RNA sequence: AUGGGCUGGCGGGCGGUCGCGUCGCGGUGUUUCGACACACGCGCCGAGGAACGUCCGGGCUGCACAGAGCAGAACGGUGGGUAACACCCACCCGGGGUGACCCGCGAGAAAGUGCAACAGAAAGUAGACCUGCCUGCUGGCGCUGUCAGUCGGUAAGGGUGAAAGGGUGGUGUAAGAGACCACCAGCGUUCGUGGUGACACGAGCGGCUAGGCAAACCUCGUUCGCAGCAAGGCCAGACAGAAGACGUUGACGCUGCUCGCUGAGUCUUCGGGUAGGCCGCUAGAGCCCGUCGGUAACGGCGGGCCGAGAGAGAUGACCGCACAGACUGGUUCGCCAGUUGGACAGGACCCGGCGUACAGCUAGCCCAUUCCC
RNA sequence: GCCUUGGUAGCUCAGUGGAUAGAGCACCGCUCUCCUAAAGCGGGUGUCGAAGGUUCGAUUCCUUUCCAGGGCA
Numbered sequence: 001a002u003g004g005g006c007u008g009g010c011g012g013g014c015g016g017u018c019g020c021g022u023c024g025c026g027g028u029g030u031u032u033c034g035a036c037a038c039a040c041g042c043g044c045c046g047a048g049g050a051a052c053g054u055c056c057g058g059g060c061u062g063c064a065c066a067g068a069g070c071a072g073a074a075c076g077g078u079g080g081g082u083a084a085c086a087c088c089c090a091c092c093c094g095g096g097g098u099g100a101c102c103c104g105c106g107a108g109a110a111a112g113u114g115c116a117a118c119a120g121a122a123a124g125u126a127g128a129c130c131u132g133c134c135u136g137c138u139g140g141c142g143c144u145g146u147c148a149g150u151c152g153g154u155a156a157g158g159g160u161g162a163a164a165g166g167g168u169g170g171u172g173u174a175a176g177a178g179a180c181c182a183c184c185a186g187c188g189u190u191c192g193u194g195g196u197g198a199c200a201c202g203a204g205c206g207g208c209u210a211g212g213c214a215a216a217c218c219u220c221g222u223u224c225g226c227a228g229c230a231a232g233g234c235c236a237g238a239c240a241g242a243a244g245a246c247g248u249u250g251a252c253g254c255u256g257c258u259c260g261c262u263g264a265g266u267c268u269u270c271g272g273g274u275a276g277g278c279c280g281c282u283a284g285a286g287c288c289c290g291u292c293g294g295u296a297a298c299g300g301c302g303g304g305c306c307g308a309g310a311g312a313g314a315u316g317a318c319c320g321c322a323c324a325g326a327c328u329g330g331u332u333c334g335c336c337a338g339u340u341g342g343a344c345a346g347g348a349c350c351c352g353g354c355g356u357a358c359a360g361c362u363a364g365c366c367c368a369u370u371c372c373c
Numbered sequence: 374g375c376c377u378u379g380g381u382a383g384c385u386c387a388g389u390g391g392a393u394a395g396a397g398c399a400c401c402g403c404u405c406u407c408c409u410a411a412a413g414c415g416g417g418u419g420u421c422g423a424a425g426g427u428u429c430g431a432u433u434c435c436u437u438u439c440c441a442g443g444g445c446a
Stems, first nucleotide, its partner, number of pairs: 001369010013321006020046002023043004027038004048344001052355002055353005060228004067259004072224005077091005092106001093104004107219002112217002114213002129158003132154003136150006166184006185209001187206008232279004241270006253261002286305008323342001325340006374445007383398004391429001400416005422438005
């Protein structure tokens, strides 16, 4: 210099004018003196890294302050972090890359059931289609043999397929074959060493190879009660009940089912009324800085800060100045002039994650190749 | 807020691991006719909403995502 890998940060700035929302103060009006209303004035504050999708996990609230079993769901290497998780960190194993590094729904297929189209002789108790090799039988000939045919044996080679059931050498045999033996690969198992562990390394033994799919059923282990802020609680006001069904021999509810608990109303249809207020509500597993522990995720301690909580729901518009970026023209290749112009997207009980979208700017570390000193 | 269904040819729908994805209507071409319709014969026109993964193999299974509906409070 070129190409790449990883981890972050910001995501429009400054000034002016007008406008919008909560809250506070003031003004005006009403008043039962508690407050309430307003097209009024001033002041503070006023969306995000994803506020999004709603895919997980928790807090909170109600129901036995949550119980048993079945069913169901989720997760799945090991150790740690956390309120918890399907998240995060570190490591192990497998795969990819020259490398930095990346990817893995990563338990079990020597429990059971099942699936594998087409091709192929044969597809899970393997298998003779072709070329070879061999015993027997038959026939020919130039007869210790050779040639042709044939019943068979044989997995060395070919061919088919995503996949064809270890490799090399020897023994053995009619020819062969883990049939047997040695070594190697791989599997299982025992022991030793290291590690908290997954696992790694070494030695012995075993049977000779045990195939793939569990994002097929299933098995094993761990976790999960149900509902959701329209939860739930309080206040005020209006109205008119009627019929049917079930129910203290337990309805409704927790709960899909069985138990268990609770304990008096519940459901449907018709008719009537209202469509109001307050709490929950935002100070929290909160944010920032420092320090200590830890490889890290994260945790402890100390200090500082308060940052929307609104009614179906407020953030916008214009102007000026610079700044990226894009386009056009010129160019002495340094730049100059003009035009244009800033993404994705927005709270609605709150957090922790994941996933997805995103114009542009920017920091650090690392790798490969080439060149120069 | 909670739950749930669907996306396949121009339209309406089948197909739910197995190769070339089908059916009806529509459409196109030919025959018949002076011409059209009808009738007859022939033809599939498709990113299986998108991307990634599992598998030998995906419309089908899994994850993410886009779009369109439905139910309850």
Model confidence (mean pLDDT): 80 of 100. Predicted 3D model of RNase P RNA and transfer RNA as a complex of 446 nucleotides. It holds a member of the Rfam family "Bacterial RNase P class A". By type it is a ribozyme.